Annotation:
Predicted 3D model of a 528-nucleotide part of an RNA (small-subunit ribosomal RNA, 5' domain) from an Acidobacteriota bacterium. The RNAcentral record of the full RNA draws on ENA.
Context: one part of a larger RNA
RNA sequence: GGAUGAACGCUAGCGGCAGGCUUAAUACAUGCAAGUCGAGGGGCAGCAGGGGUGUAGCAAUACACUCGCUGGCGACCGGCAAACGGGUGCGGAACACGUACGCAACUUACCCAAAACUGGGGAAUAGCCCGGGGAAACCCGGAUUAAUACCUCGUAAGAUAAUAGAAAGGCAUCUUUUUAUUAUUAUAGCUCAGGCGGUUUUGGAUGGGCGUGCGGCUGAUUAGGUAGUUGGCGGGGUAACGGCCCACCAAGCCUGCGAUCAGUAACUGGUGUGAGAGCACGACCAGUCACACGGGCACUGAGACACGGGCCCGACUCCUACGGGAGGCAGCAGUAAGGAAUAUUGGUCAAUGGACGCAAGUCUGAACCAGCCAUGCCGCGUGGAGGAUGAAGGCCCUCUGGGUUGUAAACUUCUUUUAUAUGGGACGAAACCCUCUUAUUCUUAAGAGACUGACGGUACCAUAGGAAUAAGCACCGGCUAACUCCGUGCCAGCAGCCGCGGUAAUACGGAGGGUGCAAGCGUUAUCC
Numbered sequence: 001g002g003a004u005g006a007a008c009g010c011u012a013g014c015g016g017c018a019g020g021c022u023u024a025a026u027a028c029a030u031g032c033a034a035g036u037c038g039a040g041g042g043g044c045a046g047c048a049g050g051g052g053u054g055u056a057g058c059a060a061u062a063c064a065c066u067c068g069c070u071g072g073c074g075a076c077c078g079g080c081a082a083a084c085g086g087g088u089g090c091g092g093a094a095c096a097c098g099u100a101c102g103c104a105a106c107u108u109a110c111c112c113a114a115a116a117c118u119g120g121g122g123a124a125u126a127g128c129c130c131g132g133g134g135a136a137a138c139c140c141g142g143a144u145u146a147a148u149a150c151c152u153c154g155u156a157a158g159a160u161a162a163u164a165g166a167a168a169g170g171c172a173u174c175u176u177u178u179u180a181u182u183a184u185u186a187u188a189g190c191u192c193a194g195g196c197g198g199u200u201u202u203g204g205a206u207g208g209g210c211g212u213g214c215g216g217c218u219g220a221u222u223a224g225g226u227a228g229u230u231g232g233c234g235g236g237g238u239a240a241c242g243g244c245c246c247a248c249c250a251a252g253c254c255u256g257c258g259a260u261c262a263g264u265a266a267c268u269g270g271u272g273u274g275a276g277a278g279c280a281c282g283a284c285c286a287g288u289c290a291c292a293c294g295g296g297c298a299c300u301g302a303g304a305c306a307c308g309g310g311c312c313c314g315a316c317u318c319c320u321a322c323g324g325g326a327g328g329c330a331g332c333a334g335u336a337a338g339g340a341a342u343a344u345u346g347g348u349c350a351a352u353g354g355a356c357g358c359a360a361g362u363c364u365g366a367a368c369c370a371g372c373c374a375u376g377c378c379g380c381g382u383g384g385a386g387g388a389u390g391a392a393g394g395c396c397c398u399c400u401g402g403g404u405u406g407u408a409a410a411c412u413u414c415u416u417u418u419a420u421a422u423g424g425g426a427c428g429a430a431a432c433c434c435u436c437u438u439a440u441u442c443u444u445a446a447g448a449g450a451c452u453g454a455c456g457g458u459a460c461c462a463u464a465g466g467a468a469u470a471a472g473c474a475c476c477g478g479c480u481a482a483c484u485c486c487g488u489g490c491c492a493g494c495a496g497c498c499g500c501g502g503u504a505a506u507a508c509g510g511a512g513g514g515u516g517c518a519a520g521c522g523u524u525a526u527c528c
Base pairs, nucleotide, nucleotide: 001528002527003526004525006524007523008522009521010520013380014379015378016377017376018375019373020372021338026336027335028334030333031332032331035080036079037078040077041076043073044072047071048070049069050067051066052065053064054063055062056061087291088290089289097215098214099213100212101211102210103209106208107207111204112203113202114201115200116199117198118197119153120152121151122150129142130141131140132139133138158185159184160183161182162181163180164179165178166177167176168175169174189196190195217263218262219261224254225253226252229251230250231249232248234246235245236244266288267287268286269285270281271280272279273278293314294313295312296311297310316327317326318325319324344370346369347368348367352366353364354363355362356361383414384413385412386411393405394404395403396402397401420464421463422462423461424460428455434449435448436447437446438445439444472517473516474515475514476513477498478497479496483512484511485510486509487508493500494499
């Protein structure tokens, strides 16, 4: 000099863009953060419409009961999603990450393309109803019912396995292709015609899984470490290879090019600095990994050993009728604590993206916005021109006077960024859906119209009056730009280093003046 997720002191007008618990992976009140589908199902708790009956009334109608008939729909069964998105950096020095190569031997829901199929039967169960237990959480029994839930039969193009044969390749174990036989293996319907689905297989796309080489920390005041350890054979297990696991056999394997042990640490793209080499760092954004109160385990599933799923142990907190139960903010806000220190218990699904749905749409603290903070970067302003009796006042001096503050002010004139007030007022929106037209048998495609904005009456524009609404901080001995007076008298104090202060202090405190930067300026901390 540059830099910072900074903090502190003094000060503070505005806007744009960014950033905002670095400490206690400490504990959490409250609300929200993952649902959706009635075009899978039985149904009808609630709402609306309709029908029927009854009562009142001359009638319109009102009220009551009833009917799932219709719109729709609480709870329930079922499907898909919940493994994404969001958070944090505990652990981890290793295939965790980065990079390059590979599959020995894999998997891939939804999506795309293609081929084949979508036939029959059955038994339950939740809900509803009845009864019971419990303070509650919830639980038990009985009866009854549906499905795209479950079971089963059939078919088997295809797939898989076994056996037999043939061909090709290979030294060989064997590999590939093909033929035959046998065995195993499917399905589900809904809907308005159209459409949406279901099953099997192949290929693709996407996403994962696994292996190997190399690379990036410190310590020898850590020198030996290792028995599933190293390899083989056989088996089990896995989507799959493998001591991954097991039985048997052999005695290996790593290590001074640092094993083992200990300490520290998420890694990278990158960021800061530097002429570079390098050094330091890894906030924000992006990719990967790990974790979800501490530890362990599996279930479901295409995918988890699963943050807002389950079971067990533990610590802690809460409820209790004392018998027993409930919980997990390292999601968004917010609270307490810790700390020098870090924000609102806000708005909207309008856009982008995601889940579900044929769709309308629903959900979405992802996201987009708004609020707070000079935390940073950038931009703008606090006025411009003229104006000498060089006013008054302050300060200084060689003091009837002069110098300086200083064109500074006053005064004259101009302008109105900004601020204030008033008026107008966006882009982000185009799609889906709906309507119409054209092509078209429908589907579908194209065109036109209409609908939709949290931000926001915001940005922006116009008008109005008026200099009106807006300057501080540090320093002035040398380094280092900037000097005098007064006070103090080795005192009080200053200080980054050298050093100042003991009666003429440009170094302490104040004043006047000056220098530097400026809505900031200094100090502290850290890095180059």